[in-house]
Molecule: small-subunit ribosomal RNA
Organism: Candidatus Uhrbacteria bacterium
RNA sequence: AGAGUUUGAUCCUGGCUCAGGAUGAACGCUGGCGGCAUGUCUAAGGCAUGCAAGUCAAACGAAUUGCUUUUCUUCGGAAAUUACAGUUAGUGGCAAACGGGAGCGUAACACAUUGGUAACCUACCUCGAGCUCGUGAAUAAUCCAGGGAAACCUGGACUAAUACACGAUAUUGAUGGGGGGACUUCGGUCAUUCCCAUUGAAAGCUUCGGCGGCACGAGAGGGGCCUAUGGCUGAUUAGCUUGUUGGUGAGGUAAAGGCUCACCAAGGCGACGAUCAGUACCGGGCGUGAGAGCGUGGCCCGGCUCACUGGGACUGAGACACUGCCCAGACACCUACGGGUGGCUGCAGUCAAGAAUCUUCCGCAAUGGACGAAAGUCUGACGGAGCAAUGCCGCGUGCAGGAUGAAGGCCUUAGGGUCGUAAACUGCUUUUAUCAGGGACGAACAAAUGACGGUACCUGAAGAAUAAGGGGCUGCUAAUCACGUGCCAGCAGCAGCGGUAAUACGUGAGCCCCGAGCGUUAUCCGGAUUUAUUGGGCGUAAAGCGUCUGUAGGUGGUUUUAUAAGUCAUGUGUUAAAUCUUCAGGCUCAACCUGGAGGCUGCGCGUGAUACUGUAAAACUAGAGGACGGUAGAGGUAGAUGGAAUUACUGGUGUAGCGGUAAAAUGCGUUAAUAUCAGUAAGAACACCAAAGGCGAAGGCAAUCUACUGGAACGUUCCUGACACUCAGAGACGAAAGCGUGGGUAGCGAAUGGGAUUAGAUACCCCAGUAGUCCACGCCGUAAACGAUGGAUGCUAGGUAUUGGGAGUUUCGACCCUCUCAGUGCCGUUCAAACAAGCUAACGCGUUAAGCAUCCCGCCUGGGGAGUACGGCCGCAAGGCUAAAACUCAAAGGAAUAGACGGGGACCUGCACAAGCGGUGGAGCGUGUGGUUUAAUUCGAUACUAAGCGAGGAACCUUACCUGGGCUUAAAUCAUAGCUGCAAACCUCCCGAAAGGGAGAUUACUUAGAGGGUGCUAUGAAGGUGCUGCAUGGUUGUCGUCAGCUCGUGGCGUGAGCUGUUCCCUUAAGUGGGGUAACGAGCGCAACCCCUAUCAUGUGUUACAAGUGUCACAUGAGACUGCCCUCGCAAGAGGGAGGAAGGUGGGGACGACGUCAAAUCAGCAUGGCCCUUACGUCCAGGGCUACACACGCGCUACAAUGGCCAGUACAAUGGGUUGCCAAAUCGCAAGAUGGAGCUAAUCCCUUAAAACUGGUCCCAGUUCGGAUCGGAGUCUGCAACUCGACUCCGUGAAGUUGGAAUCGCUAGUAACGGCGAAUCAGCUAUGUCGCCGUGAAUACGUUCUCGGGUCUUGUACUCACCGCCCGUCACGUGAAGAAAGUAGGUAACACCCGAACGCCGCCGUAGGGCGUCGGAAGGUGGGACCUGUGAUUAGCACGAAGUCGUAACAAGGCACCCGUAGCGGAAGCUGUGGGUG
Repeated sequence: AGAGUUUGAUCCUGGCUCAGGAUGAACGCUGGCGGCAUGUCUAAGGCAUGCAAGUCAAACGAAUUGCUUUUCUUCGGAAAUUACAGUUAGUGGCAAACGGGAGCGUAACACAUUGGUAACCUACCUCGAGCUCGUGAAUAAUCCAGGGAAACCUGGACUAAUACACGAUAUUGAUGGGGGGACUUCGGUCAUUCCCAUUGAAAGCUUCGGCGGCACGAGAGGGGCCUAUGGCUGAUUAGCUUGUUGGUGAGGUAAAGGCUCACCAAGGCGACGAUCAGUACCGGGCGUGAGAGCGUGGCCCGGCUCACUGGGACUGAGACACUGCCCAGACACCUACGGGUGGCUGCAGUCAAGAAUCUUCCGCAAUGGACGAAAGUCUGACGGAGCAAUGCCGCGUGCAGGAUGAAGGCCUUAGGGUCGUAAACUGCUUUUAUCAGGGACGAACAAAUGACGGUACCUGAAGAAUAAGGGGCUGCUAAUCACGUGCCAGCAGCAGCGGUAAUACGUGAGCCCCGAGCGUUAUCCGGAUUUAUUGGGCGUAAAGCGUCUGUAGGUGGUUUUAUAAGUCAUGUGUUAAAUCUUCAGGCUCAACCUGGAGGCUGCGCGUGAUACUGUAAAACUAGAGGACGGUAGAGGUAGAUGGAAUUACUGGUGUAGCGGUAAAAUGCGUUAAUAUCAGUAAGAACACCAAAGGCGAAGGCAAUCUACUGGAACGUUCCUGACACUCAGAGACGAAAGCGUGGGUAGCGAAUGGGAUUAGAUACCCCAGUAGUCCACGCCGUAAACGAUGGAUGCUAGGUAUUGGGAGUUUCGACCCUCUCAGUGCCGUUCAAACAAGCUAACGCGUUAAGCAUCCCGCCUGGGGAGUACGGCCGCAAGGCUAAAACUCAAAGGAAUAGACGGGGACCUGCACAAGCGGUGGAGCGUGUGGUUUAAUUCGAUACUAAGCGAGGAACCUUACCUGGGCUUAAAUCAUAGCUGCAAACCUCCCGAAAGGGAGAUUACUUAGAGGGUGCUAUGAAGGUGCUGCAUGGUUGUCGUCAGCUCGUGGCGUGAGCUGUUCCCUUAAGUGGGGUAACGAGCGCAACCCCUAUCAUGUGUUACAAGUGUCACAUGAGACUGCCCUCGCAAGAGGGAGGAAGGUGGGGACGACGUCAAAUCAGCAUGGCCCUUACGUCCAGGGCUACACACGCGCUACAAUGGCCAGUACAAUGGGUUGCCAAAUCGCAAGAUGGAGCUAAUCCCUUAAAACUGGUCCCAGUUCGGAUCGGAGUCUGCAACUCGACUCCGUGAAGUUGGAAUCGCUAGUAACGGCGAAUCAGCUAUGUCGCCGUGAAUACGUUCUCGGGUCUUGUACUCACCGCCCGUCACGUGAAGAAAGUAGGUAACACCCGAACGCCGCCGUAGGGCGUCGGAAGGUGGGACCUGUGAUUAGCACGAAGUCGUAACAAGGCACCCGUAGCGGAAGCUGUGGGUG
């Protein structure tokens, strides 16, 4: 000191979270020792038991014990006595008001600081100067009698005092009166003195040393009272107060005082926050922080308050009294039921409550306190010990060597690596713990005296011995691997992790951090400049009141003088101690403790300074205001007047339509509309002028004229003399809609009705139409009331336009021009350039600031909940103003960037459309797919980019599927070892569908160990068309043969990014040219490659009759906008010539960066997972060929441009020895026989067909069409049943040109016609790939459809429009609101009753009694405030895959939004005014 998190990425705003420190802590895991501290934060809840305040015999009487003495004696003892030493209850004195505990109450003179008391008190202590004389009456104890369960009480008799009472004396005391002095605010005050009157004291004891007693004065210490200042929250608490505020008098007190009472006056407090409510002991300090601050008040110290709850007084120097008294209440205990007793918030302890907090310990040895002359007694104050890792501090759990880098664990690329010198092992040490011995300081005060304690400490002994865990390892944040799991289980502080390769879950290993602790939770400060004084903001992120006037308040021009309140300087007093800082010292160190110094930012007093602010006085004119002069203007209010238009009505002309829309319909019209002419009436609004224009504080204001009236700018001098600025509260104005009353109503027009549209259409469109819109009066008080920009003042380059005024110049007067003041705008446009400085996150602002400054006001502090609830104020209502919380999310948001998208725009292009030709979609059949079926119908491919696709050929095989039967190192291959069996094999027989199994027989080579071969066994490898194409390689499709995709350097921008690659022209092309903050380059385009069209040359077999060169092969030429004309800067375009070919001649191969988690694990390869007598493998049969149906691709047709018959002509590519197969013969034919020729320009397949010529058919379901079926055959093959092709005869179905829709093609193309080949035994081929023959039509053009490219624009999209997203409804959960009520609490008020006690009065000799008034608790009552609960209920929030729609984001398909009103399942729609976001 920062970091993570909003985005595809960026900058900003802004919240959330983390890293640090702390604690009277608690919880989890773990736990060796010592020192010093700390320890019921909750129930101020209840308490058993013990202790916590007594002491004095030197105040007193009495009783009693010991001892002394005497007497008596039954020798046990009894009685008496007193030098002495004690004990006890009582009288009396002092203490008990301290010490100890707690924080209920208290927002207050309670506390703190500073002052005052001339308005006061003070026992014990100290000092000063005095006094201490005399007398008397009682009483407790005790004894006697009595009552009671007890507590305790009553009566009688005796007695003492430092107890009580009376008298004397008293200069000084107190009270009253008088005289003088000083001061004075004339009220009085002060010091001291003088005089007079009245009045007030005492106590003794003694060991003879003393100790006491009384009055007065002083001191010290302690206390009472008063003042100023300081420190919590709420205004959703705004008014409070009747002893209240003051006075006079009286009472009362130690003392001032409404402290109390009587009378008089009507005051006092409050926005600088009274009153009320909530919370809370206050301070020194403590935690944190750089500080300012923020939080806090446990332990220690000071103060206050309380003592079961409430009230009260007594005693006393002091109390309204923690362990005193009286009364009332609640609670608890005892009881003989009559009555009594008690108060741990003292120390221990107990129950309860709670996450949670200790021993019913030792001692008065020390320090301190009470009493006492003292000895001493008492002291749960205190000194100590115990318990608790609760905290802080210190120490230890060993040290050195030790590699075979052991074993074992984990990982592994299988080599190794790591735990790791770690262990083992060797040597050493003994802190600590244990044992043994010694042994303090703390003791003052001559002696004696130690709870702690046989403690601290010292010495010795044995032995590595007695002693390590917790959390973490995705990023923040130091530290990673394996296995398990598979959006499960779980983790998580935030972001987030987990859906089969998880460094994030669980376990293990390793590593990191801290260490007798480590983590978690809670709370506080910090980081957070995230409440901003230091130190923030408000155009668009949250945030300027709709506007103005103006009160309090804040701020305020120039000069001089005075003052010295603020301010500054200096001196002084105080600011308790502890704490803090620092320097020393003491415990071995430290924590801890002791001493010195500093500091404690504050307050008081004295002295000084006078710049600034304040105050007082005087003056000034630059701010402000006024007078005068002319001026501009939709400024306001009222009245009057005007024309155009619209609608209605009347009359005329005129006839069938009008109106409306994208298209229609509802509607109007033959009862005469619309149209047209004339007239009449009504209401509303004012075209042109008109503009970036004018005026106004804003809202707003527009025909013309008049009246009244507000403000402004300018000009000129004059006047006043700071009169100013801003403004909480307050007041006034305030669009539209809306409300009330009364008018008015032409047009428009929420609601409503009807017609359309639509899946629906509560809308958009159309026809009608009510409130309303208009006027008067009164309310309402809100708008995107916006420049989303508060007001005032000053300063800081300009340019330009315009409105108003003035001046100069000029003129007859003007215009023009120049200057100036005030306002309103702009800094752009055309090909380009330019837009200061400064500010800003950027956009942008820029003398009209969002720049630089000052003053004042308002407002903001994450999103949602919510501008909502409750409360209050206002309103007739609608509603407005003020204004939360619970809960929930980790974002919400601003500006800009790159893409993608748009039912946005511009340009370009393609058989994309259009123009044409031919098809598909209808029929039958073939083929593929879906679906269905099945034991199986194996699998894959699924918009374009699957569907005559993988498959270029499923009868068996293929084959992966099904049924059944077999095998298990296996069907095949290799290595090693063993057995040795045997050649292997072949043959025969049996079972069997085969595979396979069983049996038998025969037999080989060789250097004779064995080799080779083969078989069996074992081991290691197998095998899998099983899964994952979303783990992959490779390959492929598609956009697309579209023209794009990028980089280096430089430049611009805070940055993401941009530029280059945009622009203009051109091209098939990012092709080329021009220009340019860019200059270059790469992958693509093109070219290089192949075929083809022409020619030349060479070679020519098997071609050719020959010759030649039609033909074949090879090599080469040729075309480049080269030439001419036109246009153009150029690139290039149009036309022409020549040429076989002309502008890439035609065709092919060739496919940029990338997109689709596109396709393929079944072609192959391959990670991981899965199967192993089976998911492997062999065999037979079946299936892949099923069939209600749907779709794709084709073939054949529907006929006369044709069918059939006969004749005649012209190709090219290819293939062939397991082959092609000639001639010839046979068969109607398929084919058979046959075998020549050919390893091919030689032979064969091989007759090309359409075409042409002739004939026939005559428009029909036909001489069209050939499906289907029957019969007979041929061929291939082990085998044609499921399931082949072909031939012949017979049969002769649908079909008469095909709905919506849709496909191909731009020239040797489409269309038509045949031929060949691959695969292949054969074939399902009508498929695919090739070949040649015949051979067209059309393209105006780019509006529309689809695809693509470039630029631009909008965006709330980025998984990128198949996007995003809104509201109702349904379900679950949560919190808060309302609610008939209901329950409780708090503080007051009124009345009733009224204890103890107090004042007063009365009675009594006295104890005492009675009465009035006040008075706690209690009772009754109605309100106030707060809290809980409540059937039901309105909304809100959240919740992987619910329903309905589609509101918003693009022109979001009706631009959106704001205010208001009506309506509607819902988003919403419509009217009206406003904004542009």